This is a predicted structure of a 73-nucleotide RNA (transfer RNA) from a Candidatus Nomurabacteria bacterium. Its Rfam family is "tRNA". Gene Ontology term of the family: triplet codon-amino acid adaptor activity. The prediction has a mean pLDDT of 81.
């Protein structure tokens, strides 16, 4: 330098042929228990990497930009 993948909750990851997003672990609160662990029940957390484009309407589409991985020369 060229090609491909990938950024979404504190952390590992779904999601959705475009109609403003969920799960486990972790965090808090009850509730069971002398108490701990634990098993329930709930809450809280995210303008989905950025910038422009198209659309009534973008995490999803297309274009640049950044970060990261893996090829290739």
């Nucleotide at each position: 330098g060229c090609c491909a993948g990938a950024g979404u909750a504190g952390c590992u990851c779904a999601g959705u042929u475009g109609g403003u997003a969920g799960a486990g672990c972790a965090u808090c609160u009850c509730a069971c228990u002398c108490g701990u662990a634990g098993c329930g029940a709930g809450a809280a957390g995210g303008c989905c990497a950025u910038g422009a484009g198209u659309u009534c309407g973008a995490u999803c589409c297309u274009c640049g930009u950044c970060u990261c991985u893996g090829g290739c020369u």